Bacterial RNase P class A from a Fimbriimonadaceae bacterium, 344 nucleotides, folded computationally. Model confidence (mean pLDDT): 78 of 100. Its Rfam family is "Bacterial RNase P class A". Rfam describes the family as follows. Ribonuclease P (RNase P) is a ubiquitous endoribonuclease, found in archaea, bacteria and eukarya as well as chloroplasts and mitochondria. The family's RNA type in Rfam is ribozyme. The source organism's lineage runs through Bacteria, Bacillati, Armatimonadota, Fimbriimonadia and Fimbriimonadaceae.
[in-house]
RNA sequence: AGAGUGAGCUGGACGGUCGCGCCCGGCGCAAGCCGGGUGAGGAAAGUCCGGUCUCCACAGGGCAGGGCGCUGGAUAACUUCCAGGCAGGGCGACCUGACGGCCAGUGCCACAGAGAACAGACCGCCGCGGUUCGCCGCGGUCAGGGUGAAACGGUGGGGUAAGAGCCCACCAGGCGGCCGGGUGACCGGCCGUGCUCGGCAAACCCCGCCCGGAGCAAGCCCAAGCAGUGGGAGUUGACGCGGCCCGCCGAUCCCACGGGUAGGGUGCAUCAGGCGGCCGGCAACGGCCGUCGCAGAGAGAUGACCGUCUGCGACAGAAACCGGCUUACAGGCUCACUCUCCCC
Numbered sequence: 001a002g003a004g005u006g007a008g009c010u011g012g013a014c015g016g017u018c019g020c021g022c023c024c025g026g027c028g029c030a031a032g033c034c035g036g037g038u039g040a041g042g043a044a045a046g047u048c049c050g051g052u053c054u055c056c057a058c059a060g061g062g063c064a065g066g067g068c069g070c071u072g073g074a075u076a077a078c079u080u081c082c083a084g085g086c087a088g089g090g091c092g093a094c095c096u097g098a099c100g101g102c103c104a105g106u107g108c109c110a111c112a113g114a115g116a117a118c119a120g121a122c123c124g125c126c127g128c129g130g131u132u133c134g135c136c137g138c139g140g141u142c143a144g145g146g147u148g149a150a151a152c153g154g155u156g157g158g159g160u161a162a163g164a165g166c167c168c169a170c171c172a173g174g175c176g177g178c179c180g181g182g183u184g185a186c187c188g189g190c191c192g193u194g195c196u197c198g199g200c201a202a203a204c205c206c207c208g209c210c211c212g213g214a215g216c217a218a219g220c221c222c223a224a225g226c227a228g229u230g231g232g233a234g235u236u237g238a239c240g241c242g243g244c245c246c247g248c249c250g251a252u253c254c255c256a257c258g259g260g261u262a263g264g265g266u267g268c269a270u271c272a273g274g275c276g277g278c279c280g281g282c283a284a285c286g287g288c289c290g291u292c293g294c295a296g297a298g299a300g301a302u303g304a305c306c307g308u309c310u311g312c313g314a315c316a317g318a319a320a321c322c323g324g325c326u327u328a329c330a331g332g333c334u335c336a337c338u339c340u341c342c343c344c
Base pairs, nucleotide, nucleotide: 001340002339003338004337005336006335007334008333009332010331012309013308014307015306016305017304018303020039021038022037023036024035025034026033027032041315045326046325048324049323050322051321052320053215054214055213056212060246061245062244063243065211066210067209068208069207070084071083072082073081074080085099086097087096088095089094100206101205105204106203107200108199109198122145123144124141125140126139127138128137129136130135153171154170155169156168157167158166172196173195174193175192176191177190178189179188180187181186219266220265221264222263228257229256230255231254232253233252240248273292274291275290276289277288278287279286280285
């Protein structure tokens, strides 16, 4: 200098004018006015997980169903995060992985191919028989050829009619035993054994762990208003109890037509909170101290214009709250590391 890998930050600034929501103070009978403060994001998004909170017996048992699945740790919890192991990819920094079990059972493996699982004889090789001498029939064989994503270990030797872990040596793997390291997943070493076992469980299934349902339009309170009628179910147990059974509870429930209202308060803004320092830990994270107050509507508030900065600036806007995941994002900046080339 070029090419990359990982982690993180930022994502308009300042000044002026006009305007909007909420809170506090003052004035006002009220409408409102004046002053001060405050006012979107890293994803507020998708609503995909986990939780808080609320209601449904005092939230209980089972079946069904669903989710997750290497190990250790973190956390309120998680399908999230951190660290590690193993496997795969990359020269490398590093990246990716739903990563328990196909010697419990069942099932599937397109096309091609003779044969797709405890297999298989199409060509070839070998033996026997026949022969019109071209070859044909029967048997043996998986070493060679051919097919395929995948063909029942590899190389060499012995052996044989030809062959074959049939036997032997070495290599690779599996299984069993012992030893060592590690909390563990796992790793390393030695010995034995011809054991050589196909793949798929994001196929059914098996094993282990977890999961009751509904959701802030939850739920609670106040105020205002109204008119009932018909049908059905129910103390032989309705509704609750949103798939079913048990168990619990104990008198209402459902449908149609008709009538009334559509106001206010609460939940609701201070919480697993932000920032800084110290300590423990590789880290995720935790502990202690200090400090800050940080949107809260209910038809729903953040905008517009001008000037300067070289400048047009990306994706996008809270609606009960919090922790994650995922997705979108113009431009700019920082740190660490890798590879290649050049110069000293």